[in-house]
Molecule: c-di-AMP riboswitch aptamer (ydaO/yuaA leader)
Organism: Bacillota bacterium
RNA sequence: AAGGCGAUAUCUCCGAAUUGUAGUUUAUAGCGGGGGAACCAGUCUUGGGGUGAAUCUUGCUUGAAGCGAGAGGGGCAACUUGGGUGUCCUAACCCGUCAGCUAACCUCGUAGGAGUACACCAAGCGUACUG
Numbered sequence: 001a002a003g004g005c006g007a008u009a010u011c012u013c014c015g016a017a018u019u020g021u022a023g024u025u026u027a028u029a030g031c032g033g034g035g036g037a038a039c040c041a042g043u044c045u046u047g048g049g050g051u052g053a054a055u056c057u058u059g060c061u062u063g064a065a066g067c068g069a070g071a072g073g074g075g076c077a078a079c080u081u082g083g084g085u086g087u088c089c090u091a092a093c094c095c096g097u098c099a100g101c102u103a104a105c106c107u108c109g110u111a112g113g114a115g116u117a118c119a120c121c122a123a124g125c126g127u128a129c130u131g
Base pairs, nucleotide, nucleotide: 011115012114013113014112018029030110031109032108033107034106035105040100047098048095049094050093051092055071056070057069058068059067060066072090073089074088075087076086077085079124080123081122082121083120084118
C1' cells in the first nucleotide's frame, strides 16, 4: 500500500412516519393519505376500489401452491443533479357491492425495519487552509 474479517455510533438507509405540550398516552407544528360540488369525463357481476415501487408476459405442469425467465417499476453505493458501472427489491394489507376529477368542508396516519463504502465521468454547491 492492497485485500479480508469483525465492531461501533451522537452516523447512515427504506418509509409520510419528524417535533414534543408533560413522565406514558397525547396536544401543537410539520409531513403524508382518504372522502367530498359545479364543469368535464366515464362505466356498470367478467363486480369494483384504496395504501404501496411492488405490475404485466411466460415456463416448469393439466391445476393449486411453489420455483424460474423476461419486460416494466423501485432502492442503495455518505453533498446535489445527470450519465456510467455494480448490487438488491418487485411484498403485504385494507374497504365490502360502494367511492372518477373535485372548491368549501369532513376525516385518518405519524409505524415498523435495517446497516455501510464506485476517490468512475460531467456540471454545480459548500467547507477548511495558505497566499